[in-house]
Transfer RNA from a Bacillota bacterium, 77 nucleotides, folded computationally. The source organism's lineage runs through Bacteria, Bacillati and Bacillota. The coordinates come from a structure-prediction model, not an experiment, and the mean pLDDT is 81. It was read from a public genome assembly.
């Protein structure tokens, strides 16, 4: 540089052909159990869907640029 992949809740992921798609599991807080701890039960808190425009009646979800992360090719005195 050139191609393909990927940024979604603190973490690891999910999210089909645009319209109840904002979601799981761990993790956190309370509470319940326990002498107490753990495991276990019920509740709950937490997300500008990477930034920025764009198309749309509506966009995590198409389209255009940019940042980053990973791969594979190329170039390298």
């Nucleotide at each position: 540089g050139c191609g393909g992949g990927g940024u979604u809740a603190g973490c690891u992921c999910a999210g089909c052909u645009g319209g109840u798609c904002a979601g799981a599991g761990c993790g956190c807080c309370a509470c319940c159990c326990u002498u107490a701890c753990a495991a276990g039960g019920u509740g709950g808190a937490a997300g500008c869907c990477g930034c920025a425009g764009g198309u749309u009646c509506g966009a995590g979800u198409c389209c255009u640029g940019c940042a980053c992360c990973c791969c594979g090719c190329a170039c390298c005195a």